c-di-GMP-I riboswitch aptamer from a Chloroflexota bacterium, 75 nucleotides, folded computationally.
The prediction has a mean pLDDT of 91.
The model forms 94% of the base pairs in the Rfam consensus.
It was read from a public genome assembly, where an Rfam model found it.
RNA sequence: CCACUGACAAGGCAAACUCUCCGCGAGGAGGGGACGCAAAGCCACGGGUCUCACGCAGAUAGCCGGGUUACCAAG
Numbered sequence: 001c002c003a004c005u006g007a008c009a010a011g012g013c014a015a016a017c018u019c020u021c022c023g024c025g026a027g028g029a030g031g032g033g034a035c036g037c038a039a040a041g042c043c044a045c046g047g048g049u050c051u052c053a054c055g056c057a058g059a060u061a062g063c064c065g066g067g068u069u070a071c072c073a074a075g
Base pairs, nucleotide, nucleotide: 004075005073006072012037013036017032018031019030020029021028022027035062041068042067043066045065046064047063048060049059050058051057
């Protein structure tokens, strides 16, 4: 330095629900709140699921796979 792994330590994110706003909608943003998460950081490339003004449209990365970046370190 790289890969696997996740004991220790420092931290991080934040489901449901709720308030406000945006959206036809799925859903998204901010505040509260924690079910959980070793990538629950990011990307819509493939599959799935969901929405619709059914379009070469949109949503979901905390559904699965893939890509990419990253803290610490017992082993």